[in-house]
Predicted 3D model of a 532-nucleotide part of an RNA (small-subunit ribosomal RNA, 5' domain) from an uncultured bacterium.
The RNAcentral record of the full RNA draws on ENA and SILVA.
The coordinates come from a structure-prediction model, not an experiment, and the mean pLDDT is 84.
Rfam family: Bacterial small subunit ribosomal RNA.
Context: one part of a larger RNA
RNA sequence: GGACGAACGCUGGCGGCGCGCUUAACACAUGCAAGUCGAGCGAGAACCGGCCCUUCGGGGCCGGGGACAGCGGCGAACGGGUGAGUAACACGUGAGUAAUCUGCCCUCGGCACCGGGAUAGCCCGGGGAAACCCGGAUUAAUACCGGAUGGCCUCUAGAGCCCUCGGGCUCGUGAGAAAAGGUAGCUUCGGCCUCCGGCCGAGGAGGAGCUCGCGGCGGAUUAGCUUGUUGGCGGGGUAACGGCCCACCAAGGCGACGAUCCGUAGCUGGUCUGAGAGGACGAUCAGCCACACUGGGACUGAGACACGGCCCAGACUCCUACGGGAGGCAGCAGUGGGGAAUCUUGCGCAAUGGGCGAAAGCCUGACGCAGCGACGCCGCGUGCGGGAAGAAGGCCUUCGGGUUGUAAACCGCUUUCAGGAGGGACGAAGCCACUCGGGUUAAUAGCCCAGAGGGUGACGGUACCUCCAGAAGAAGCCCCGGCUAACUACGUGCCAGCAGCCGCGGUAAUACGUAGGGGGCUAGCGUUGUCC
Numbered sequence: 001g002g003a004c005g006a007a008c009g010c011u012g013g014c015g016g017c018g019c020g021c022u023u024a025a026c027a028c029a030u031g032c033a034a035g036u037c038g039a040g041c042g043a044g045a046a047c048c049g050g051c052c053c054u055u056c057g058g059g060g061c062c063g064g065g066g067a068c069a070g071c072g073g074c075g076a077a078c079g080g081g082u083g084a085g086u087a088a089c090a091c092g093u094g095a096g097u098a099a100u101c102u103g104c105c106c107u108c109g110g111c112a113c114c115g116g117g118a119u120a121g122c123c124c125g126g127g128g129a130a131a132c133c134c135g136g137a138u139u140a141a142u143a144c145c146g147g148a149u150g151g152c153c154u155c156u157a158g159a160g161c162c163c164u165c166g167g168g169c170u171c172g173u174g175a176g177a178a179a180a181g182g183u184a185g186c187u188u189c190g191g192c193c194u195c196c197g198g199c200c201g202a203g204g205a206g207g208a209g210c211u212c213g214c215g216g217c218g219g220a221u222u223a224g225c226u227u228g229u230u231g232g233c234g235g236g237g238u239a240a241c242g243g244c245c246c247a248c249c250a251a252g253g254c255g256a257c258g259a260u261c262c263g264u265a266g267c268u269g270g271u272c273u274g275a276g277a278g279g280a281c282g283a284u285c286a287g288c289c290a291c292a293c294u295g296g297g298a299c300u301g302a303g304a305c306a307c308g309g310c311c312c313a314g315a316c317u318c319c320u321a322c323g324g325g326a327g328g329c330a331g332c333a334g335u336g337g338g339g340a341a342u343c344u345u346g347c348g349c350a351a352u353g354g355g356c357g358a359a360a361g362c363c364u365g366a367c368g369c370a371g372c373g374a375c376g377c378c379g380c381g382u383g384c385g386g387g388a389a390g391a392a393g394g395c396c397u398u399c400g401g402g403u404u405g406u407a408a409a410c411c412g413c414u415u416u417c418a419g420g421a422g423g424g425a426c427g428a429a430g431c432c433a434c435u436c437g438g439g440u441u442a443a444u445a446g447c448c449c450a451g452a453g454g455g456u457g458a459c460g461g462u463a464c465c466u467c468c469a470g471a472a473g474a475a476g477c478c479c480c481g482g483c484u485a486a487c488u489a490c491g492u493g494c495c496a497g498c499a500g501c502c503g504c505g506g507u508a509a510u511a512c513g514u515a516g517g518g519g520g521c522u523a524g525c526g527u528u529g530u531c532c
Base pairs, nucleotide, nucleotide: 001532002531003530004529006528007527008526009525010524013380014379015378016377017376018375019373020372021338026336027335028334030333031332032331035074036073037072040071041070047064048063049062050061051060052059053058081291082290083289091215092214093213094212095211096210097209100208101207102206105204106203107202108201109200110199111198113147114146115145116144123136124135125134126133127132153176154175155174158171159170160169161168162167181196182195185192186191217263218262219261224254225253226252229251230250231249232248234246235245236244266288267287268286269285270281271280272279273278293314294313295312296311297310316327317326318325319324344370346369347368348367352366353364354363355362356361383413384412385411386410393404394403395402396401417473419468420467421466422465423464427459430456431455432454434453435452436451437449438448439447440446476521477520478519479518480517481502482501483500487516488515489514490513491512497504498503
C1' cells in the first nucleotide's frame, strides 16, 4: 500500500447492487417449511330438493351435494440447513467396470386370458386419564393372491464358435408377468373408438455404486506398526468386485520415498495479495462429501440406513389419573444464552423451479420481493456565477500591519436529491371457453380449436415521466517534531498527559491541553484485529 462476512470511537443526506452468528454442531416457546390425485376404490357429514311417518321434539327413504377421515398410487432419498466428524479414494484430475444398479422421461418390439379370498373405513361392543388399543359383523379397488400363455429375459444339464475373468453369436432341457384398469364419445347393448395408464423385453438419456494412477497440512521432543492382520481354498452376503463376513490353511503385510501415533482441518472451482514465481484463505455463488439431540440398528423403496419416518439405548425438556405417554429449528422467521459482533415471529406463489394431477388446479419460508444494518462496492447531492487592496468578529503582531478571505453580506442564476401534486409501468410467456370467430353435428345441446376481445402482478401507486415551491432540508473525521503533507499563541511545568518507531513534558513545549490557522480524506474518517 492492498484486502476483510469485520468490530469499536466520532459523525451521518439520498439511491442502486451485494452481504449480514466467523462465538455455544448451546437449549429452544409459537407459527409456517411436503404434499397431491375423486379420470384407481368403497363409504359419506353439514346443506338443498322430493315423498312418507310423527308423541310436533323429530325420524325414515330417494336424489343432489361434497367436508373430515380411510384403502390405493406417486412424491416425501429432491429442494432447504450446517461443517461437528473426516488426513480418507473424502476431494480434484485422469482412467476402468468383461464386477454393477437405475423410478419418472424418450425410441423400438411383444402382450394384456381365466379365477379367488381378504382388509381399512363405516357399524356394534370393550379397555385407557391420555397417547392409543382390542374383539365382532360387513365392503371396494390400478390393493393382495392362484392358474394359463412365453416372443424376449433370468437361472440352469449340455454342444459349437469368437473373445478382453461373469462379454458376444447359434442350438437346446426345468422355474418367473400383466391393471381383463380409468376416461370422453358413439352404440344394433354384442361392442367400437379417443386419451391416460398396466406388463415383459431391447436400446437411449440422465443419475448412482465400486476400483485404480497421480495431486494437495504440521510434528521424529511420535520409529517401529499390524492377528481379520497379509495371502490362499471353500462358502455366506451384495445390484456388484472384495478379508465385506465366516470356517480352514500358510506367515505374511506396512515403514526413514516417514509406517504408526499426536495435533490441526470438510475438499474443490475459486478469493485476497504479488510484476511474476509464490504466500495466505476456502464467507456469499457453484460442484462434491459428511452430518441432522448423542450412540446403535434395520424396515419400506428404483433410490435412505432416511433433518421435519420407524425401533432400541442415553442425556435433557414437557404431560400424567403415577399405570404410562410426548418431543428434537445445523429449514424460514423468532426467543434465551455465549460473544467485540451479525437482521423481520413481513408479503406473494405474479415470475423461475419443484411435487402431484388428463387438466383446471393444489402445495411449495425453494424462490421472487419487501423490512432492518454506511457492513461493502458504486453513483449523486449538500449549490453555481459575480462580489473589497478586503466589512464586522476571531487569531497573531515588530502595533505599521498580517491572516481568516471572495470567505460572508449583497446581486444574478439553477433546482439534481429529499418534500408536495398528477400520470403511471416492463416483468404475462403461459393459463382460463367468459364474449365473438372457426370446426364437428340434425342441432342455436354438448365437444374441439387460444384467431380477436376480456381476465390473471407479491413487488406497488414502486420504478419512470410531468408539474410546484424555494438555496431552500443535507459535513464530518483524522492529523500538523522526523519518518509524513501541514505552525503560531496561550495554559501546564518529568505534573497532567502523548506515543507506530525514534522519542516528547523538569518555566518561552511547532510532540501534552485549548484556540486560531493549515494539511489529508470525505458520507464518511480514524483505531483495533487478520492475511499478502